[in-house]
Molecule: c-di-GMP-I-GGC riboswitch aptamer
Organism: Clostridia bacterium
RNA sequence: AUCGACAAGGGCAAACUUCUCCGAAAGGAAAGGGCGCAAAGCCACGGGUCUAAAGUAGCCGAUUAUGGCUGCCAAGACGGCCGGGUUGCCGAAG
Numbered sequence: 001a002u003c004g005a006c007a008a009g010g011g012c013a014a015a016c017u018u019c020u021c022c023g024a025a026a027g028g029a030a031a032g033g034g035c036g037c038a039a040a041g042c043c044a045c046g047g048g049u050c051u052a053a054a055g056u057a058g059c060c061g062a063u064u065a066u067g068g069c070u071g072c073c074a075a076g077a078c079g080g081c082c083g084g085g086u087u088g089c090c091g092a093a094g
Stems, first nucleotide, its partner, number of pairs: 002094001003091002011037002016032003020029003035080001041086003045083003048078004055072006
């Protein structure tokens, strides 16, 4: 350097729950919980997925109306989807 053990000491925390908080939503925070994780530390840079309040196109409705549905999308979210960047604890075997 690579690698990762029924090792040591620690760390993180999925689903789910909530008379809680933030958000239009996806989702996030907090508390509980513990499926898992050797980067499940950090960075939205590439891909992917999700949302779509704004914008836009089509259709429907209405004209005492200013709405609904669908698509696209500015923007946002997910690092526990994959890749990339970066930092890093421990040390059996190979």